[in-house]
Context: one part of a larger RNA
RNA sequence: CUGGGCUUAAAGAGCACGUAGGCGGACCCGCAAGCGCUUUGUGAAAUCCCUCGGCUCAACCGAGGAACUGCUGGGCGAACUGUGGGUCUUGAGGCAGGUAGGGGCGUGUGGAACUCUUGGUGGAGCGGUGGAAUGCGUAGAUAUCAAGAGGAACGCCGGAGGUGAAGACGACGCGCUGGGCCUGUCCUGACGCUGAGGUGCGAAAGCCAGGGGAGCGAACGGGAUUAGAUACCCCGGUAGUCCUGGCCCUAAACGAUGUCCACUAGGUCGACGGUUCUCUGACGGGCCAUCGGCCGCAACAAAAGCGUUAAGUGGACCGCCUGGGGAGUACGGUCGCAAGGCUAAAACUC
Numbered sequence: 001c002u003g004g005g006c007u008u009a010a011a012g013a014g015c016a017c018g019u020a021g022g023c024g025g026a027c028c029c030g031c032a033a034g035c036g037c038u039u040u041g042u043g044a045a046a047u048c049c050c051u052c053g054g055c056u057c058a059a060c061c062g063a064g065g066a067a068c069u070g071c072u073g074g075g076c077g078a079a080c081u082g083u084g085g086g087u088c089u090u091g092a093g094g095c096a097g098g099u100a101g102g103g104g105c106g107u108g109u110g111g112a113a114c115u116c117u118u119g120g121u122g123g124a125g126c127g128g129u130g131g132a133a134u135g136c137g138u139a140g141a142u143a144u145c146a147a148g149a150g151g152a153a154c155g156c157c158g159g160a161g162g163u164g165a166a167g168a169c170g171a172c173g174c175g176c177u178g179g180g181c182c183u184g185u186c187c188u189g190a191c192g193c194u195g196a197g198g199u200g201c202g203a204a205a206g207c208c209a210g211g212g213g214a215g216c217g218a219a220c221g222g223g224a225u226u227a228g229a230u231a232c233c234c235c236g237g238u239a240g241u242c243c244u245g246g247c248c249c250u251a252a253a254c255g256a257u258g259u260c261c262a263c264u265a266g267g268u269c270g271a272c273g274g275u276u277c278u279c280u281g282a283c284g285g286g287c288c289a290u291c292g293g294c295c296g297c298a299a300c301a302a303a304a305g306c307g308u309u310a311a312g313u314g315g316a317c318c319g320c321c322u323g324g325g326g327a328g329u330a331c332g333g334u335c336g337c338a339a340g341g342c343u344a345a346a347a348c349u350c
Stems, first nucleotide, its partner, number of pairs: 004321003007304002012318001014201004021194003025088007033081002035077005041071002049065006091191001092188003095184005103177007110154001114150008125136002162169002206247006215241002220236004258317006266295006273288005300305001323350003332343004
């Protein structure tokens, strides 16, 4: 390289948008670049292959043929690819009317709890543990009542429930705003799929500047435990956790399962719509579309399992793997304030 693969053995990029490129719905007419048939010229000789011949055979050599799968000019063909023109609506998009939602951003408000401050009551303990001690407390703690301040998170509802591309999103109101689904089948008429580079988003921790700081709490101090205890337990506690702006760009970023399309038994539960039947209606039943689970036939799978949400059967495009260690390291490049990220070997060794 080929082949074979990527849920768990090595392997799906964290996610999206999108450039080039690759691929692309139905019908008609034309062209003939690809394609097919035929033919022209060429494709040196030798070699390889076939036949015949010469050395006693063979190697070797001589002769003829074939081949040289290629390039090139002409003619013909038009199914497929391509291309030009025309038409279409099922892919895609739009329009109108509905609909659910912790989707996003901003702003305001609320109650519970907690800590602190002030005052009242009260008067010796509180706290903590396996048991203790450090700690707090007669300068009046803990407990309790009232008032006030502050920051962070939003109990119940809450669900195997919902939304989002992913990360993620949960008190309530208002404003701005993205997407989905359903119904109508009115409009455009292939406008599509994927996507190397690229661009944007991207938990937590971390970084820079400014604020904020109740609780919690790396580091750190102390008390215990222990042979020791740089831990587990306890008392404290700084960064941080929160906000604004700017960086970082990682993860068991997981469904360890790339995106899109088509096809292939069923059963059951849930969410949000639509429709229909009984009906005044509630409610209940049936059906349709979308989404989220469970079980399961065939098929697949090493098995576990998966099974219309495929890991089944096919198609399009991208990413990735190629024995373990060395190593996601060195060097180089590039990005970053740094921490470090991305890209990514070899010697050697088993």
Small-subunit ribosomal RNA, central domain from a metagenome, 350 nucleotides, folded computationally.